[in-house]
Context: one part of a larger RNA
This record gives sequence, structure tokens and C1' cells, in this order.
RNA sequence: GGAUGAACGCUGGCGGCGUGCCUAAUACAUGCAAGUCGAACGCUGGUCUUGUCUAGCUUGCUAGAUAAGACCGGAGUGGCGAACGGGUGAGUAACACGUGGACAACCUGCCUCAUAGUAGGGGAUAACAUUUGGAAACAGAUGCUAAUACCGUAUAACAGUUGUUAUCGCAUGAUAACGACUUGAAAGGAGCUUCGGCUUCGCUGAGAGAUGGGUCCGCGCUGCAUUAGUUAGUUGGUGAGGUAAAGGCUUACCAAGACGAUGAUGCAUAGCCGAGUUGAGAGACUGAUCGGCCACAUUGGGACUGAGACACGGCCCAAACUCCUACGGGAGGCUGCAGUAGGGAAUCUUCCACAAUGGGCGAAAGCCUGAUGGAGCAACGCCGCGUGUGUGAUGAAGGCUUUCGGGUCGUAAAGCACUGUUGUAUGGGAAGAAUAGCUAGCGUAGGAAAUGAUGUUAGUGUGACGGUACCAUACCAGAAAGGGACGGCUAAAUACGUGCCAGCAGCCGCGGUAAUACGUAUGUCCCGAGCGUUAUCC
Repeated sequence: GGAUGAACGCUGGCGGCGUGCCUAAUACAUGCAAGUCGAACGCUGGUCUUGUCUAGCUUGCUAGAUAAGACCGGAGUGGCGAACGGGUGAGUAACACGUGGACAACCUGCCUCAUAGUAGGGGAUAACAUUUGGAAACAGAUGCUAAUACCGUAUAACAGUUGUUAUCGCAUGAUAACGACUUGAAAGGAGCUUCGGCUUCGCUGAGAGAUGGGUCCGCGCUGCAUUAGUUAGUUGGUGAGGUAAAGGCUUACCAAGACGAUGAUGCAUAGCCGAGUUGAGAGACUGAUCGGCCACAUUGGGACUGAGACACGGCCCAAACUCCUACGGGAGGCUGCAGUAGGGAAUCUUCCACAAUGGGCGAAAGCCUGAUGGAGCAACGCCGCGUGUGUGAUGAAGGCUUUCGGGUCGUAAAGCACUGUUGUAUGGGAAGAAUAGCUAGCGUAGGAAAUGAUGUUAGUGUGACGGUACCAUACCAGAAAGGGACGGCUAAAUACGUGCCAGCAGCCGCGGUAAUACGUAUGUCCCGAGCGUUAUCC
């Protein structure tokens, strides 16, 4: 000199864009953060409309019953999602990460392409009703019912096992063709209909792809030798088991190996990287925000479901803690967004909206979304703007100083003229939103036809931010400057006070009666909505 997720002191006008618990991975009140589908299914509540019937009378109204339709709900079965998105960095010195490879040792829901099917049966169960136990959480019994829930059957091969042949390879082998044997699928819904069927969304089997993941290997990756020996599933083999998959991954037996001064093992520290800071570079330091990967979810362990988890807002067990209790027993997990307490030098609102982007579900409308978009707070940072401009010498008054002549603050002020960024008031007023959505028409493939995937035309219509940005008009110089320094390094000095005192100080050093170094004043210098100090890095 530069830099910072900074803090502290003094000061503080505006805007844009960013950033904001670095400490206690401490404990958490309250609200919200993951739902959705009635075009899978049965049941149920309410409202409205229409039709029929009954009763009453005011003869077209009221009440009731029933049927159909529409709309708004409720819990339940079922499907998909909840493994994403969001947070944190405790652990981890490791194939965790980075980089480059390998899988002849692997998996992959939704999606895309192409292919063949979607046949025919069965038994339950929740909801519900009745009831039992319990303070509650909840649990049990009996009875009834549905499905795209569940279970057989049939059929199918490009699946599995195996044989032969051919080609190829890298040893185990791989691929292709042909054959045998074996296992072994499915589910319907909606719209239209001339009731034959058609369209569409699904479902099942097998194939290819895409995407996402799993595993293995080479190289790289902190300090300490005042850590020198470490290791029994340990190193290798065979058999078996296990996994989606190679493998001591596990197990039985056999052998006695394996690692290590090219630093094993141990201890300490630490998430890694793209990158950031600095530097001419080499390098050194850092790993906030943003992006990629990993790990974790009160602590420890475990599996279940599933395409995917050993699962932050799932389950079970143990532990600590907190809460409820009728003392028998139960409930909970902010390292999600806000917020609270505590800790600390120190770090924000218990805000608005799904309008946009993205995600989940749904045929869609749509619903959900503390992701996200925004607003709020903070000079925390960077950038931009302003606090006026011109003129103005009786060089005013006043301050300071003086050799008492003067000098200086100083064109500075006042005064005069002007401007209006900003401000205040009034009025206008966006883009972000349209190839989305909805309505209507036309209509391609397909279909005998009708509905009609895709497409096209017209209309309609959606903004949290926000009456915000921006623009126009009017008014007034009116509301808007401080901080540090002035002995040398280092730009900038005089007076007074003090008298080795009080004090200053980054280093050298100042102060003991003329202090340019302390304190104050005036002046000056530097930077400026900031300026200094402290801490840390180059």
C1' cells in the first nucleotide's frame, strides 16, 4: 500500500447492487416450511336446480318423501410425491475431495423411441354401524362393503438356466445364431357412439436410449519422529454365503503372511474443490456469499418401505433433556423461514405474494411451495449523486497573531444575479405477462361416423413488488459535513497553559519554566458520508 462476512470511537443526506451468528452442532415458546389426485374406490354432510308423489290451505305457495343433475366439503382405502428443494460443517487426513481412467463386476421410478399384450376368476379389509378398555395417546371385539388395493389361473419371450456352432477378446470370458428346459404379466378410468366400436390417459412383459447413481484404480491432498514399529479377518488361497454388483464384505478350512524412515502406526488440526485476497511473478494466505462434491440432522444403534434412504419436519430400541398425566402411562426434537433465551467485540422482520422462475400432484382447471420473487432493518461493503453556481474589497465585523506598522482566516461572509440534482407538494404512470390459462370457431393423423392427441384463428384475461421505477409542473438556497493529523519516518506551525507532573507514543523518542511531540485555541494538511483505531492476511 492492498484486503475483510469484521468490531470499536466520533460523525452521518440520498439512491443502485450486494452482504449480514465467524462464538454455543447450546436450549428452544409460537406460527408456518409437503402435499396432491373424485378422470382409481366405497361411504358421508351441506346448498341449489329440475321432475314425481303426499299433506296443508291463502290455488300457487309451504312442509315432507323420492329420483336425477350441479356445486362446496369430511374422514378413509388406493396412487404418485415426500430420497427433491432448504440448513449446517460436528465428524472425516479418507478414494472424502480434485483430476484422469475402468466396470468382460452393476442398478436406474418419472421421461424418449420402437414392440407385443391388456384374457378369465377369487377371497378379504379400512371407512361405516354396534360395542369394550383407557385420563389421554390409542388399542381391541363383532358385523357390512369397494377398487388401478390383495391372491390364484390362462397365455407370451427378445427374460433365466443350459447345449452346439461362428466371430472376437484381455486369463476368467464377450457377442450373435439355432435348440432344449424352467420361471413367469396385466387394471382399469374418462369422452363420444349408430352400442359394433373409436379416441385418449393409464397398466403388463421384454428391448434401446437418456438421465441419475453404485463400485474399483493411477496421480495429487496439513503438522509432529520429543509418535518407530504396526496388524489375527490381519495378508493370501479354496469352498460356501451375501449384494444390484467385484471384493475378508461374511463364514469354515488351509498357508503365514501384509504394512513401515519414499514415514507405517499413533497424536493433533481440518469438510474438499471451482475460486477469493495479495504479489511484477514465483509464491503465501483463505475456503463467507455464488456453483460442484461429501458428511450430518438431540446422542448412539438398527432395519422397514421403496426405482432410489439406512430417510432433518418417517419407524423401532437405548441414553440425556423438556412437557402432559387421573401416576397406570404418554408426547417432543428449528444444523428449514421468522423469532426467543444464552454465549459473545459482533450479525436483521415472529413481513407480502405465489404475479414471475422452478418443483410436487392432477387429463385439466387448479391446489401446495418460508424454494423463489419481493419488501423491511444495518454506512457492513462497492459504485454513483448531493450538501449549491456566478459575481462580490469598505479586503466589513469578529477570532488568532504581531516587531503594534501590520499579517491571517479571506472572495471566505454579507449583498446581488442564477440554477433546482436532491427535497417538498400535485398530477400522470410502466416493463417485468404471454407462444401461459380460459372461451368460441376451423381442423391434420386416426376413425365407417361422432368425440377428436397435435395444430391454427379470434376474443377474453392474470402483478406480491406498487401507484414502485420513471415523467411532468410548481416552490424554496431554503433541510443535508465530518473525522484524523501537523518532531522525523510523513503532507501540514504558531500562541497560551503545564513543568519528568498531567500526559503522549507504531518505531526513534517527547515532558525536569521559553515543549512546532502533553492539553487548549487559531491556522494548516489529508481524506470525505465518512474518518480514525483494533484484529487478521499478502
Notes:
Small-subunit ribosomal RNA, 5' domain from Tetragonula mellipes, 538 nucleotides, folded computationally. The prediction has a mean pLDDT of 82.